[in-house]
RNA sequence: UGAGGAGUCGUCUAGCGGUAGGACAGCAGACUCUGGAUCUGCCGGCGGAGGUUCGAAUCCUCCCUCCUCAGCCA
Numbered sequence: 001u002g003a004g005g006a007g008u009c010g011u012c013u014a015g016c017g018g019u020a021g022g023a024c025a026g027c028a029g030a031c032u033c034u035g036g037a038u039c040u041g042c043c044g045g046c047g048g049a050g051g052u053u054c055g056a057a058u059c060c061u062c063c064c065u066c067c068u069c070a071g072c073c074a
Stems, first nucleotide, its partner, number of pairs: 001070007010024004018054001026042005047063005
């Protein structure tokens, strides 16, 4: 430098143009003599900037980070 892949709640993971979901964690409550377990509720996220579209996590462009392969220099 080129090619390919990945980036979504604190963590893991779905969503492939039409309200961003689940699990664990955390918080609150119920239960319990207390704690744990269990149940209920809450919290919280699309790497960044533009573009297309009525509408973008999703499509396009550029950039950033990580991984793999190839190439160049030494």
Molecule: transfer RNA
Organism: Actinomycetota bacterium